The RNA shown here (c-di-GMP-I-GGC riboswitch aptamer) has 74 nucleotides and comes from Desulfocapsa sp. The source organism's lineage runs through Bacteria, Pseudomonadati, Thermodesulfobacteriota, Desulfocapsaceae and Desulfocapsa. The coordinates come from a structure-prediction model, not an experiment, and the mean pLDDT is 86.

RNA sequence: AAUGACAAUGCCAAACCUGUUGUGAAGCAGGGACGGAAAGCCACGGAUCUGUAAAGAUAGCCGGGUUGCCUAUU
Numbered sequence: 001a002a003u004g005a006c007a008a009u010g011c012c013a014a015a016c017c018u019g020u021u022g023u024g025a026a027g028c029a030g031g032g033a034c035g036g037a038a039a040g041c042c043a044c045g046g047a048u049c050u051g052u053a054a055a056g057a058u059a060g061c062c063g064g065g066u067u068g069c070c071u072a073u074u
Base pairs, nucleotide, nucleotide: 001074002073004070011036012035016031017030018029019028020027021026034060040066041065042064044063045062046061047058048057049056050055
């Protein structure tokens, strides 16, 4: 440096339930674990979703950018 191991130390937390904010997609908090090696962060490209519209939501849809723990093995 690559890689991501039924390794170690830890981390996050889908569905669902409760509370709360929002017209809504959804957000936040608590419980809860299906999963995750960036499921940390950023809406830049695509996608999906909400909204009469303006404008928004999703980073746990895929790319991209950026930061970062450990590491058998090579």